[in-house]
RNA sequence: GAGGGUAUAGUUCAGGGUUAGAGUGCUUGCUUCGCAAGCAGGAGGUCCUGGGUUCAAUCCCCAGUACCUCCA
Numbered sequence: 001g002a003g004g005g006u007a008u009a010g011u012u013c014a015g016g017g018u019u020a021g022a023g024u025g026c027u028u029g030c031u032u033c034g035c036a037a038g039c040a041g042g043a044g045g046u047c048c049u050g051g052g053u054u055c056a057a058u059c060c061c062c063a064g065u066a067c068c069u070c071c072a
Base pairs, nucleotide, nucleotide: 001071003069004068005067006066007065010024011023012022013021017055026042027041028040029039030038048064049063050062051061052060
């Protein structure tokens, strides 16, 4: 320098249409002498940034940024 991929909760990941969800973590309650496990609840989101397409974009397209991978 050229190609490909990824970016959504603390973390690992789903998701073009009702209020963006799940596992795990955190936290509260139940349970226990206590802890762990289990059960029930709760908090936690600038969906990487800027434009475009669409009735509607977290999702599709373009550019940028960061990271991963591959070729030289």

Annotation: This is a predicted structure of a 72-nucleotide RNA (transfer RNA) from Camelus ferus. The same sequence occurs in records of 2 taxa. The source organism's lineage runs through Eukaryota, Tetrapoda, Amniota, Theria and Camelus.